Large-subunit ribosomal RNA, domain III from Marinagarivorans algicola, 388 nucleotides, folded computationally. It matches the Rfam family "Bacterial large subunit ribosomal RNA". The sequence was found in a public genome assembly. Its mean pLDDT, the model's own confidence on a scale to 100, is 84.

[in-house]
Context: one part of a larger RNA
RNA sequence: GAGUAACGAUAAUGGGAGUGAAAAACUCCCACGCCGGAAGAUCAAGGUUUCCUGUCCAACGUUAAUCGGGACAGGGUAAGUCGGCCCCUAAGGCGAGGCAGAAAUGCGUAGUCGAUGGGAAACAGGUUAAUAUUCCUGUACCGUUUAUUACUGCGAUGGAGAGACGGAGAAGGCUAGGCCAGCAUGGCGUUGGUUGUCCAUGUUUAAGGUUGUAGGCUGGGGGAUUAGGCAAAUCCGGUCCCCUAAGGCUGAGAGCUGAUGACGAAGGUUUGCUUUGCAAACCGAAGUGGUUGAUGCCCUGCUUCCAAGAAAAUCUUCUAAGCUUCAGGUAAUAAAGACCGUACUCCAAACCGACACAGGUGAUCAGGUAGAGAAUACUAAGGCGCUU
Numbered sequence: 001g002a003g004u005a006a007c008g009a010u011a012a013u014g015g016g017a018g019u020g021a022a023a024a025a026c027u028c029c030c031a032c033g034c035c036g037g038a039a040g041a042u043c044a045a046g047g048u049u050u051c052c053u054g055u056c057c058a059a060c061g062u063u064a065a066u067c068g069g070g071a072c073a074g075g076g077u078a079a080g081u082c083g084g085c086c087c088c089u090a091a092g093g094c095g096a097g098g099c100a101g102a103a104a105u106g107c108g109u110a111g112u113c114g115a116u117g118g119g120a121a122a123c124a125g126g127u128u129a130a131u132a133u134u135c136c137u138g139u140a141c142c143g144u145u146u147a148u149u150a151c152u153g154c155g156a157u158g159g160a161g162a163g164a165c166g167g168a169g170a171a172g173g174c175u176a177g178g179c180c181a182g183c184a185u186g187g188c189g190u191u192g193g194u195u196g197u198c199c200a201u202g203u204u205u206a207a208g209g210u211u212g213u214a215g216g217c218u219g220g221g222g223g224a225u226u227a228g229g230c231a232a233a234u235c236c237g238g239u240c241c242c243c244u245a246a247g248g249c250u251g252a253g254a255g256c257u258g259a260u261g262a263c264g265a266a267g268g269u270u271u272g273c274u275u276u277g278c279a280a281a282c283c284g285a286a287g288u289g290g291u292u293g294a295u296g297c298c299c300u301g302c303u304u305c306c307a308a309g310a311a312a313a314u315c316u317u318c319u320a321a322g323c324u325u326c327a328g329g330u331a332a333u334a335a336a337g338a339c340c341g342u343a344c345u346c347c348a349a350a351c352c353g354a355c356a357c358a359g360g361u362g363a364u365c366a367g368g369u370a371g372a373g374a375a376u377a378c379u380a381a382g383g384c385g386c387u388u
Base pairs, nucleotide, nucleotide: 013031014030015029016028017027018026032385033384034383035382040365041364042363043362046345047344050343051075052074053073054072055071056070060068061067080141081140082341083340084339086119087118088117092113093112094111098107099106100105122139123138124137125136126135142337144336145335146334147333148332149331150330151329152328153323154322158318159317160316161315162314166305167304168303169302172298173297174296177292178291179290180289181288182203183202184201185200186199187198188196204262205261208257209256210255215250216249217248218247219244220243221242222241223240224239225238226237228236229235263287267283268282269281270280271279272278273277306309351360352359367379368378369377370376
C1' cells in the first nucleotide's frame, strides 16, 4: 500500500420468547422466501465414528458464537430368510506332472482360484436419544444334519433334459399410483357473506396359504425296435405300429384367508412430571364404489431381423461299479441353523479435487395442477434461506 480488496453463487429475510457475560447467525414459536426428476428419500463405492447424549469455546469455522462434521467424556451397529462367507463358473490369474530355456524364468495339461453374472427361504405392525426385513408382537417360509415312527429300489466325478440368455417392434391383460363420489369425525367464522351443491381431516392393511384366471408353450398315451449320446441305460435321440381329442407345463392379476388382528383423524379417560405444557398407558369412527392408469408385472412371452447373441453349479431323470437285515430313498414330528458386515454420510461441509472449494461421482423411488413429456412453471411430502 491499507484497515483498502476480499469474507466463495443475488434462495431472503422479519418479529416474539428463551438461554447466556455477551445473540443479525444458537433453541422454540409465528410470518415470509427457495428447491421439489431435487437443494427430497433409499442404496453401491469411498470415508471410518463424522452417529446420539452431556459438558466446553483456547485453536478449527473466512465474522460473533451460548452453536458445530471443533475439544473432552459417556453411549450406540443384535439376522437361518438383507449382503457376504458358502456352492458354481466368465474374462483373467496361478499351475502337480510336462514342454522350452545357460539360468532367472516363459508357456501350459489335470486342477485350483477368480463376480461385475447363476444359486434355498420373511412379511406387516410396534419400539430407541442413537439399530432394526436384525429387537418385540403376530403370521410365515427354507434347506441341511441328527433322533424317532411308518413305508420301500437305491446308487455318479458318467449320459440326457432344464438352467440358458441378442437387437428392434407391436398389441392385449393387469397392478402400483392418482382422481372423484360415497362414508366417518370435526367446524360454522373476532371483518360484509358462509346449515350449504359448504369447509377441513381421514378413508390404510403385507408376506404366506388356498384357488389356477387373462394369456403363452406343447397334441397326449401305450408298445416294439435301434449304426447315435466314449461303457451301460427303462433316460435322451432315430424309426415303426396302435389308441385317443383333449391332456400337460407355465402364468400376471383378482377372489377367499391371513385379519374377531394391526393401523386409524379429531377427541376422551387414567397416571406421572420440571403443570402455557410434556410423557406413558388405555378407549377408538369410517375403512366402500367408480374412473383413470404406467417407463412396473404377465414378458427370459409374442412378432420380426441378421451381425446369430456366456459358462458351470443346482434341479429332474437314466443307468455303471456296488449295496439290497445295512446303507440309501419317501413322508411326518422334534431339535439345531455358526462366522463377518449392519452406526452415520453418500450429487456431499463426511467421497475425489491442499480448503466446511459455484467442479466431478454409479444405481433405485418419481405425488398434484397445466402439459406430448422425466421439458417448463407453480406446488405436496420432505428439506432448506447457501457462516459476515